[in-house]
């Protein structure tokens, strides 16, 4: 220098046009003599950044930033 893949709440992770599943963590509650476990409920500024297309973009397109792999 070239090519490909990846970037989503505090963490892991699904979703590939119609507001972001699920698990863990955290908070509240039930239970318990107190805890733990279990069960119920709840929270969060989450779609790397900037543009484009479109009624509508995490999702498609372009550029950039970062990570990984391969080629040279």
């Nucleotide at each position: 220098g070239g090519u490909g893949c990846c970037g989503u709440g505090g963490u892991g992770a699904a979703g590939a046009a119609g507001u972001u599943a699920c698990a863990c963590u955290g908070c509240g509650g039930u239970c318990u003599g107190c805890a733990a476990a279990a069960c119920c409920g709840c929270u969060a500024u989450a779609c790397g950044u900037g543009g484009g297309u479109g009624c509508a973009a995490a999702u498609c397109c372009c550029a950039c930033c970062g990570g990984c792999a391969c080629c040279u």
Background:
This is a predicted structure of a 72-nucleotide RNA (transfer RNA) from Candidatus Yanofskybacteria bacterium RIFCSPLOWO2_02_FULL_44_18. The sequence was found in a public genome assembly. The prediction has a mean pLDDT of 80. It matches the Rfam family "tRNA". Its family is annotated with triplet codon-amino acid adaptor activity in the Gene Ontology. By type it is a transfer RNA.